[in-house]
Context: one part of a larger RNA
Parts: sequence; C1' cells; structure tokens
RNA sequence: GAUGAACGCUAGCGGCAGGCUUAACACAUGCAAGUCGAGGGGCAGCGGGGUCUUCGGACCGCCGGCGACCGGCGCACGGGUGAGUAACAGGUAUGCAAUCUACCGUCAACAGGGGGAUAGCCCGAAGAAAUUCGGAUUAACACCGCAUAAGACUACAGUGUGGCAUCACACAGUGGUAAAAUAUUUAUAGGUUGGCGAUGAGCAUGCUUAUCAUUAGGUAGUUGGUAGAGUAACGGCCUACCAAGCCGACGAUGAUUAGGGGUUCUGAGAGGAAGGUCCCCCACACUGGUACUGAGACACGGACCAGACUCCUACGGGAGGCAGCAGUGAGGAAUAUUGGUCAAUGGGCGAGAGCCUGAACCAGCCAUGCCGCGUGAAGGAAGACGGCCUUAUGGGUUGUAAACUUCUUUUGUACGGGAACAAUAAGCAAUACGUGUAUUGUGAUGCGCGUACCGUACGAAUAAGCAUCGGCUAACUCCGUGCCAGCAGCCGCGGUAAUACGGAGGAUGCGAGCGUUAUCC
Repeated sequence: GAUGAACGCUAGCGGCAGGCUUAACACAUGCAAGUCGAGGGGCAGCGGGGUCUUCGGACCGCCGGCGACCGGCGCACGGGUGAGUAACAGGUAUGCAAUCUACCGUCAACAGGGGGAUAGCCCGAAGAAAUUCGGAUUAACACCGCAUAAGACUACAGUGUGGCAUCACACAGUGGUAAAAUAUUUAUAGGUUGGCGAUGAGCAUGCUUAUCAUUAGGUAGUUGGUAGAGUAACGGCCUACCAAGCCGACGAUGAUUAGGGGUUCUGAGAGGAAGGUCCCCCACACUGGUACUGAGACACGGACCAGACUCCUACGGGAGGCAGCAGUGAGGAAUAUUGGUCAAUGGGCGAGAGCCUGAACCAGCCAUGCCGCGUGAAGGAAGACGGCCUUAUGGGUUGUAAACUUCUUUUGUACGGGAACAAUAAGCAAUACGUGUAUUGUGAUGCGCGUACCGUACGAAUAAGCAUCGGCUAACUCCGUGCCAGCAGCCGCGGUAAUACGGAGGAUGCGAGCGUUAUCC
C1' cells in the first nucleotide's frame, strides 16, 4: 500500500459498488419454462346466445374463448456452483482434402394420389395412494405405403484442372435409392429436396501452464499394422488376427495441491502474490452408471437402474433432490428481503394481440469499501468562571475557546411544484418501389415515483469520535501504585520522586470514522 474481511469503541447524510471466503452440509414453503385454437379432435370450468320447461331446472360448441389431451417449437438458452480435473481442461497459433449445424439470409426445383392407427371423450375394472389395465369409437401440419426426382446420395467406367501423401474440384454418361402439409378472414403463415452464406459446435496439432526424486522405472488395447464395427467425422474409439513395440533424468510413472484465462494487488522495474465481483472457456447438478428424444444433451427444475438420506402408506407399495431467487437449520470470527415490475434491455412461443420470464431492471438490509458533503461563519480579552500546573497575595495553560454581537441555511423539518429513463407495437393515413416491405406522420404503454430535482418558510437550529504521547514515531506534566497491579510490534518499562502501569490535565495523528487481528506485496 491492499482486502469479498472480522472484532472493539463510535456514528449525521448522499452517490456508486460489493455482500456464505466455512459444510459440493441437510432443506419446510412460495415462485424460477412455457407458448401456439391461424395444426387437431373436441369442450371440463367462465361469460354470451338459443330451445324446452312441471319455473326447480334440463339441453344445444351456436359465439367469446378454453382445462385436460394429440401435435409443433422451446425446455441443450438464460441462472447457479468450483466438487472433480495437472489435462489439448485453459491460453495462444494453425489445420480438417476427416466434420455436423434447428431457427435466420439467399438461390434453384417441387407439393400428385392413398391407407391404417392412437390419445382425448364414452363404458368397465384394479389400487389406500401414486397410478394402471381392458373394451368401443375419433381427428390432425401425428404416423405409414405408392407416384414423381432438376439437384442430392450411391455403384460403374471417362475427360480436364489443381494440390498437401491418402486425394480435391469441374463436366458429361448408365443403373439404383430417398420427399412433401396444410390452415385460412385470401392477406399471408407454413411444408419437401438441394447449393451457398451466417451462426454455433466437434476433432487434430505446435508452443505454453503447480510442487515433491526422501516418487526411477512405467505400460498388454499397451505401441504399430491388416480387416471390419461404430461415429456427423479422424482415430485402439471398439472387435478379430499379426508383429513387439511405446514412454522415461529434456523427469516417465506415482503422490500432494489446484478449475484456467482476460485481469487484480504490490513494486521504480524485473519480479512476487491472487484468480471474489464483471467478461470468455471448462467441469458439475444428492452419489455412481446408462442410454432415449432431439439440429444440438448423455440433459440442474427429463427418463431408467443401483446406493445413501428424508417423507407418505391401508405394509402390498409409492414420492423427493435449492451448487436457480428468496428463506430455514447446521457449521462459522463472518456475509442481506420468504420485496416490486415485466416500464426498459434481452430470451421463448405466437401472424398478431399477447402470454411466460426470481434473466434483467428496481426497491429493502449492512460504514463492507471508494468518493462527496455537513456538524457553522465573522467579530469578540474583563485573556471571565471552572479545571490543570506552578518558584503560589503572583504567574502559566486550557484560550478567541466560551459568553456576547452580527451573518448564513449546505443539511434538517414543514409546505408547494415536479422529471429523464419511451424507443415505439397493433391500427389508421401518406410516399417510394411495385403487392409486402421500407420511410414519414399519427397512435397505447412508467415498477421504481410524487422518487430525483427545484422553490418558499423556520431556526445554529438536527449532527464527533477513535487511537496514541520512552526510542523507532508526531505529541509531557501531576497524582496513584511500588518487580505488585499491569504494559509490550522490537528494544524493553514497574523493586517509593515511573514522560513506558492506572487516572487527570494538556498535546499529537486521523476523522464518520478510528484502532486491533488475519493475509499478500
């Protein structure tokens, strides 16, 4: 000098930041991922309408809409944590002629004609429940054949160009394989195949990135080859066979510790230390394992199995996973509210209106830090009273300090006014290009908030402490104590005149803080 700090004493305000460093310990409760009726059959509940009525009500999806269900997209993002990992995990620089990429942009070519189911609804059954089973019936942009095939994939053989070895690209030929979905208010929104782009991801490689040699040998899928399986793709990634290799004092193997980087702290620098907040990457989601779905996961709020733990049970069987936001217990020196809003920014779905969003934006708590402001200003000597010291009728000091006079009102209290953050969306109108976009105009929407800020009135009014004073080190006397009580970072003080202990007066340093402790340079 620094800190995600803690502790002691003290404390007026504001702005901006930060806030479980310990038990990746266990979690009550609420919320954190939905959306689309312009895909579908339908219709529980609500509102409207209609029909019947014995006036109790019953019926009709007809309309607004819509629970549950089928279907689509999303749930792989966003948010959390740092347990594991010494590694192509990270950083940096390359390569993929060994790769994939939903949504988006652009270009090209298409969408013909059929089929069988299933959830829901209805009927029945089992169970305490979770849930499950049987029958009948029904739809789709759900599912499955058939047709078509420019380009795509594949097999065969050919020409040209190029390269980095395997090869790549372009052109033309023959055979084979694989598509589609409609909705409707007629505006559009979608669908299939292929090329290119964009974005994201995967893989490989060079260099680099802790400690210990009181760790010296390690390794059988091990190292390489052939053939195959598998993958989006290369590869012992996996399998069979063949060979006997491969790594290592330029530190293999083992052990211990640890997420990495941008950066942060310190330092003149070189260096040393750290990796909290913010950004990028990685890993994980009660512990271990596995795959399914999907463009993408081996998936925090999905599935299955095993384990530990907790809960329900009718004892047969079931349910759960806060390292999301709040919050609770525990641990600890120690770390906050079971708050508000989707107004802005962003995300998901939707044609849109809109819905969802503990992301985000705000508010609450905490001197935890940084910065700013204030606690008054000017005058005022009888140098007052009181305190303390003293060489004591006196003097010194506290000290212009107070009183007193004049002034100001930051702040405070009261009253009044009062923002920015909002850009636009749908719709309407106009213009341009020329049938759906762009631009212009108009046109809802503010949580925070009656907040910030501004003005008026009042009145010095509401606001100072903490540590130290032997030397290092700025600041000295008196009293008490008497190697006691105590102090102390080091040297050291204290045994009767203690500037070092305790108190008082005074002084010094910093100041809404000041000291102590811990850690780093």
Molecule: small-subunit ribosomal RNA, 5' domain
Organism: uncultured bacterium